[in-house]
Order: sequence, then C1' cells, then structure tokens
RNA sequence: AGCUUAUCAAGAGAGGUAGAGGGACUGGCCCGUUGAAACCCGACAACCAGCAUUAUUGUUAGUAUGCAUGGUGUUAAUUCCAGCAGAUUGUUUCUGAGAGAUAAGGA
Repeated sequence: AGCUUAUCAAGAGAGGUAGAGGGACUGGCCCGUUGAAACCCGACAACCAGCAUUAUUGUUAGUAUGCAUGGUGUUAAUUCCAGCAGAUUGUUUCUGAGAGAUAAGGA
C1' cells in the first nucleotide's frame, strides 16, 4: 500500500516550546502573528484489552453502566459544506453511494 467489519450530530486547554501555515483531494467557505503546522503537557472517552458494579446465574460467555490502568485515537466549524445517483422541488430539503478518517481483524 491493498482486503473485511464497525463507527463518524456527542465530548475535550486563554498551558509550554516553536514560528507560517492549516482545514485529506478539487471547488467553496473558513481558521491563523490577538500566533498555523510540529513537539511536550493537560483534557476527552470512540475502538480493543483490563478492572469494578448491575441483572439472570451452577460456571463461563454474552447484556448494561462506570473507571482512564494498558494499546490506539481524538481535542474550530456535522467527516466545515459540496463533488456521484435518486427523490422532492424551483433551488431548497432529504436519502443512499463514493471518497476520507479511526478502530479491530485477516492474508
């Protein structure tokens, strides 16, 4: 890099270093020297593991809730919006797909 499955309407800092870019891509529209990326710290709690509790119970597994302990992840705007198809319509709304991201799994 590619395959499978699930999720993407919630949540999270006036901190430190740094110093101009960033929001995947394209088009928009935004964010940024009142300080971007990146790194550190903090925070959040989505997935896996672990632990605790609840109910059933002979036990395990499974269900639900919680913890933030381990592995990832996230921490402007719905995945910022649209990008293809359909419905509705008189340019608006909705649905699905695609693309993307993350996790877990498999070769």
Predicted 3D model of a 107-nucleotide RNA (SAM riboswitch aptamer (S box leader)) from Clostridium pasteurianum DSM 525 = ATCC 6013. Of the family's consensus pairs, 97% are formed in the model. The prediction has a mean pLDDT of 81. NCBI's taxonomy places the organism under Bacteria, Bacillati, Clostridia, Eubacteriales, Clostridium pasteurianum.